[in-house]
RNA sequence: UCAGGCAACUCUGAAAAGUAGUGCAUCGAGGCACUCGCCGACGGGGCAAACGCACAGCGCGUGAAUCUCUCAGGCCCUAGGACAGAGCGGGAGGA
Numbered sequence: 001u002c003a004g005g006c007a008a009c010u011c012u013g014a015a016a017a018g019u020a021g022u023g024c025a026u027c028g029a030g031g032c033a034c035u036c037g038c039c040g041a042c043g044g045g046g047c048a049a050a051c052g053c054a055c056a057g058c059g060c061g062u063g064a065a066u067c068u069c070u071c072a073g074g075c076c077c078u079a080g081g082a083c084a085g086a087g088c089g090g091g092a093g094g095a
Base pairs, nucleotide, nucleotide: 001095002094009087010086011085012084013083018036020035021034022033023032024031037075038074039073043071044069045068046067050062051061052060053059
């Protein structure tokens, strides 16, 4: 100096499931607690193949997700939101 990709940041889009019941508080409520029912796309947990170790046994370790579990979170709207598109572009590394 240069190219691509990545983190972060900005904008846009973005689903699902109870406006549940009871009690308390409140002028009121979308607040708090408990109960039952549900959702998966913040986060978190689990694992296949494969590889490695050990053994010849029913073993151990690493090991992904939009799968799965629902711990947390959520179940009118708002907010949030994996992911996608566009932008932006620091650092590390490479040439």

Source information:
Glycine riboswitch aptamer from Nocardia sp. CS682, 95 nucleotides, folded computationally. Model confidence (mean pLDDT): 76 of 100.